[in-house]
RNA sequence: GGGGGUAGGGGCUCCUGCGCUGGAGGAGAAAGCCGCCUCCAGAGGAAAGUCCGGGCGCGAGGGAGCAGGUCGCCUACUGAAAGGUAGGGCUACCGCGCCGCAAGGGCGGUAGACGGAUAGGGCCACAGAAAACACACCGCCUGCCCCGCAGGUAAGGGUGAAAAGGGACGGUAAGAGCGUCCCCUUAGGGCAACCCCCGACCCGCGCAAGGCCAAGCAGCCGACGAAGACCGCUCCCAUAGUCGGCGGGUAGGCCGCUCAGAGAAAUGCAGGAGUAGACACAGAACCCGGCUUACCACCUACCCCCUUUU
RNA sequence: GCGGGAGUAGCUCAGCCGGUAGAGCAUCAGCCUUCCAAGCUGAGGGCCGCGGGUUCGAAUCCCGUCUCCCGCU
Numbered sequence: 001g002g003g004g005g006u007a008g009g010g011g012c013u014c015c016u017g018c019g020c021u022g023g024a025g026g027a028g029a030a031a032g033c034c035g036c037c038u039c040c041a042g043a044g045g046a047a048a049g050u051c052c053g054g055g056c057g058c059g060a061g062g063g064a065g066c067a068g069g070u071c072g073c074c075u076a077c078u079g080a081a082a083g084g085u086a087g088g089g090c091u092a093c094c095g096c097g098c099c100g101c102a103a104g105g106g107c108g109g110u111a112g113a114c115g116g117a118u119a120g121g122g123c124c125a126c127a128g129a130a131a132a133c134a135c136a137c138c139g140c141c142u143g144c145c146c147c148g149c150a151g152g153u154a155a156g157g158g159u160g161a162a163a164a165g166g167g168a169c170g171g172u173a174a175g176a177g178c179g180u181c182c183c184c185u186u187a188g189g190g191c192a193a194c195c196c197c198c199g200a201c202c203c204g205c206g207c208a209a210g211g212c213c214a215a216g217c218a219g220c221c222g223a224c225g226a227a228g229a230c231c232g233c234u235c236c237c238a239u240a241g242u243c244g245g246c247g248g249g250u251a252g253g254c255c256g257c258u259c260a261g262a263g264a265a266a267u268g269c270a271g272g273a274g275u276a277g278a279c280a281c282a283g284a285a286c287c288c289g290g291c292u293u294a295c296c297a298c299c300u301a302c303c304c305c306c307u308u309u310u
Numbered sequence: 311g312c313g314g315g316a317g318u319a320g321c322u323c324a325g326c327c328g329g330u331a332g333a334g335c336a337u338c339a340g341c342c343u344u345c346c347a348a349g350c351u352g353a354g355g356g357c358c359g360c361g362g363g364u365u366c367g368a369a370u371c372c373c374g375u376c377u378c379c380c381g382c383u
Base pairs, nucleotide, nucleotide: 001306002305003304004303005302006301007300008299009298010296012274013273014272015271016270017269018268020042021041022040023039024038025037026036044281048292049291051290052289053288054287055286056206057205058204059203061237062236063235064234065233066232068202069201070200071199072198073088074087075086076085077084078083089114090112091111092110093109094108095107096106098105099104115197116196120195121194122191123190124189137157138156139153140152141151142150143149144148165183166182167181168180169179170178210255211254212253213252219246220245221244222243223242224241311382312381313380314379315378316377317376320335321334322333323332329366337353338352339351340350341349359375360374361373362372363371
């Protein structure tokens, strides 16, 4: 100097002209609509995915249990919650000219959806003798009827992702936490992103929720007298017409819905100035708070690679 | 806008409480036939939409993402 990654910041500003959407006012006019004139307002950091949490609305009221779902180390801060930030611990991996005979530990870095594997159940293909109640293929040791068989042995080899801690002494036919002492790890295989257990939280469905007005129609059958409904199931309290099925009618408007805003849905184009530059991803639809994903002209920090010079 | 579902061979689908991915049709080759079709036998063809994670091991479990389909007054 160039390229890439991660994280953070920022995601153009001003002027002119022509247009677009909504609102207010005005002229003409008896009044209204369209049009005209003036003024005001007019997309994002993610408006996106719809992944979480909430407001709001309905399921007539209140409550309990079961089922189901979500989350999961500790502490502090922030927040309505979800979530986020910081510190610490633990685990895994990498590095070290650190300690130790070794098992192992220490230091530094990176990552972690990180409660529980002696509450229980289940699984661990292939290979291997044996895969969790341990186990005898080779080897080692002993015996015998000695090219072999039987017994003992987990120290050594080999298999595998995974094979039950290290050192010393004792012990023995050979061995072994078999025993003793000193240690290591917290505990002796893994999987709970399998069932499950523990703890905390959650009623269900969603603005096409739902409310009001207008128009229109035809009722019938069944259940209950404390039952039915309370949107997975069951139950309790309270409550006096409640629920279910079939059939008939409507296919409109307003509100919800916003100082952007509804109706198949408006922000654009051109020129100039600023700067090194205005290019990327992308367009609100009930409203907020997050998460995730997409993107880059530029700035900042860290890391990696290539090249050049000293 | 909201809710739900599916991506596996050229096509239609199995496999989804983890252990080398299958079937039917289609394609190709051989047999049969004078030839074709049908029939019989055999073969090829997939990194399970894509990316990441958990695990010794992922089509399967989890997360993200892309595409497609269905329902609603």
Notes
This is a predicted complex of two RNAs, RNase P RNA and transfer RNA, with 383 nucleotides together. Rfam match: Bacterial RNase P class A. Rfam describes the family as follows. Ribonuclease P (RNase P) is a ubiquitous endoribonuclease, found in archaea, bacteria and eukarya as well as chloroplasts and mitochondria. Its best characterised activity is the generation of mature 5'-ends of tRNAs by cleaving the 5'-leader elements of precursor-tRNAs. Cellular RNase Ps are ribonucleoproteins.